RNA sequence: GGGGCCGUAGCUUAGUUGGGAGAGCGCCGCCUUUGCACGGCGGAGGUCAGGGGUUCGAAUCCCCUCGGCUCCA
Numbered sequence: 001g002g003g004g005c006c007g008u009a010g011c012u013u014a015g016u017u018g019g020g021a022g023a024g025c026g027c028c029g030c031c032u033u034u035g036c037a038c039g040g041c042g043g044a045g046g047u048c049a050g051g052g053g054u055u056c057g058a059a060u061c062c063c064c065u066c067g068g069c070u071c072c073a
Base pairs, nucleotide, nucleotide: 001072002071003070004069005068006067007066010025011024012023013022019056027043028042029041030040031039049065050064051063052062053061
């Protein structure tokens, strides 16, 4: 320098005809306990890496950029 894959909540991640942004763990509150843990109920938490484009509509399709992994040279 060129090719491929990946980037979604604090962490690990799901998400295919393009239309609801989700799960587990963690965090906060309440219940339960003499107290803690476990358990139950509820809640907060997201620039879907960034920018642009296509579209009525984009996490999803196209282009560029950034970062990580990997292959070739």